A computed fold for a 105-nucleotide RNA from uncultured Nitrospira sp., annotated as Guanidine-I riboswitch aptamer. Lineage of the source: Bacteria > Pseudomonadati > Nitrospirota > Nitrospirales > Nitrospira. Of the family's consensus pairs, 100% are formed in the model. The coordinates come from a structure-prediction model, not an experiment, and the mean pLDDT is 84.

[in-house]
RNA sequence: CAAAAGGAAAACUAGGGUUCCGGCUUCCUUCAAAGGGAGCGUCCGGUCCAAGAGUUUUCGGCCUCGCAUAACGAGGCUCCACGGAGGGAUAAAAACCCGGGAGAU
Numbered sequence: 001c002a003a004a005a006g007g008a009a010a011a012c013u014a015g016g017g018u019u020c021c022g023g024c025u026u027c028c029u030u031c032a033a034a035g036g037g038a039g040c041g042u043c044c045g046g047u048c049c050a051a052g053a054g055u056u057u058u059c060g061g062c063c064u065c066g067c068a069u070a071a072c073g074a075g076g077c078u079c080c081a082c083g084g085a086g087g088g089a090u091a092a093a094a095a096c097c098c099g100g101g102a103g104a105u
Stems, first nucleotide, its partner, number of pairs: 007059006015049002020046002022043001023040006060078007080100001082103001086098003
C1' cells in the first nucleotide's frame, strides 16, 4: 500500500401512527336496552410496525485447552460507530427502507 473478513435470527424495548378492537363525541333506531352511520390518534389502551449506531437469548466465526486430528466438551474474543434534507412502503407513521447513505470527525 492492497485484499479479505468484521455475520444471522428470534423475543423485547425506545419510538410510531390509526387498518382492526376498544374508548370518546354526535346522529339514526328503540319504551328502554342492544344495534347501526359519521367523526376524533391533541385518544398516555390492546392488535399492528419498529432500531447499523438499543437490550437479551440462540446460532455462526476465530483463538486456547482436553487430545495428535475430527467429533464432542470447557474457556476466551466477536471492537468502534456523530449524521441532515429528501424520497419510499404499509391503513398510516416512525430511530422501518433508501442508509455504517450525502456529509462530519